A computed fold for a 91-nucleotide RNA from Lentibacillus saliphilus, annotated as c-di-GMP-I riboswitch aptamer. It matches the Rfam family "c-di-GMP-I riboswitch aptamer". The literature on the family includes a 2007 paper in Nucleic Acids Res by Weinberg et al., "Identification of 22 candidate structured RNAs in bacteria using the CMfinder comparative genomics pipeline". Gene Ontology term of the family: cyclic-di-GMP binding. Lineage of the source: Bacteria > Bacillati > Caryophanales > Bacillaceae > Lentibacillus.
RNA sequence: AUUUGUAAACGGCAAACCACUUGAAAAGGUGGGACGCAAAGACAGGGGUCUAACGUGCUAUGCAAUGCACCAUGAUUGCCCAUCCGCCAAU
Numbered sequence: 001a002u003u004u005g006u007a008a009a010c011g012g013c014a015a016a017c018c019a020c021u022u023g024a025a026a027a028g029g030u031g032g033g034a035c036g037c038a039a040a041g042a043c044a045g046g047g048g049u050c051u052a053a054c055g056u057g058c059u060a061u062g063c064a065a066u067g068c069a070c071c072a073u074g075a076u077u078g079c080c081c082a083u084c085c086g087c088c089a090a091u
Base pairs, nucleotide, nucleotide: 003090004089005088012037013036017032018031019030020029021028022027035078041084042083045081046080047079048076049075050074055070056069057068058067
């Protein structure tokens, strides 16, 4: 340096759920908690998925509110890919 992750070491992260909290929501943060993870480290660039406040259209209406549809500029890296960096062991 390449490839691989059966077992092991030092260790790391932390799903569901609960409490508090931010947010229109999806979801996020802190603490508890462990289902799992060899990148469950970084990154929202590409695809996917989730949400729809604002906006647009429709319905309705005197006007508005409500309702419905569309919409990411919101979210997700613990959905996948790309990119960057890294521990241990074997090779």
The model forms 100% of the base pairs in the Rfam consensus.